[in-house]
Predicted 3D model of a 92-nucleotide RNA (Glycine riboswitch aptamer) from Actinophytocola xinjiangensis. Model confidence (mean pLDDT): 76 of 100.
RNA sequence: AGAUCCCGCGCGGGAGAGUCCGGCACCCGUGCCGGCGCCGAAGGAGCAAAUCCUCCCCGGAACCUCUCAGGCACCCGAACCGCACGGGAGAG
Numbered sequence: 001a002g003a004u005c006c007c008g009c010g011c012g013g014g015a016g017a018g019u020c021c022g023g024c025a026c027c028c029g030u031g032c033c034g035g036c037g038c039c040g041a042a043g044g045a046g047c048a049a050a051u052c053c054u055c056c057c058c059g060g061a062a063c064c065u066c067u068c069a070g071g072c073a074c075c076c077g078a079a080c081c082g083c084a085c086g087g088g089a090g091a092g
Base pairs, nucleotide, nucleotide: 004089005088006087007086008085010083011082012081013080018036020035021034022033023032024031025030037072038071039070043068044066045065046064051059
């Protein structure tokens, strides 16, 4: 001095699905509770092949599946992507 990778943080982008029915409260905006219906991209859970001399076991991903949680006006949140900064590793 350094491609690239990982983590953290800030900014930007960021989908889906009833503000459906009933009740209560009320600052008349909305909040909460119950019911049914739905969504998946916080989190969580599940699993295939490769993997080997052969067999068995273990391990084995997700935006795939499940919907426990979460969510279904707006806001918040949001996997993932981009940029910047900080820390770590670091081929050459």

The source organism's lineage runs through Bacteria, Bacillati, Actinomycetes, Pseudonocardiales and Actinophytocola.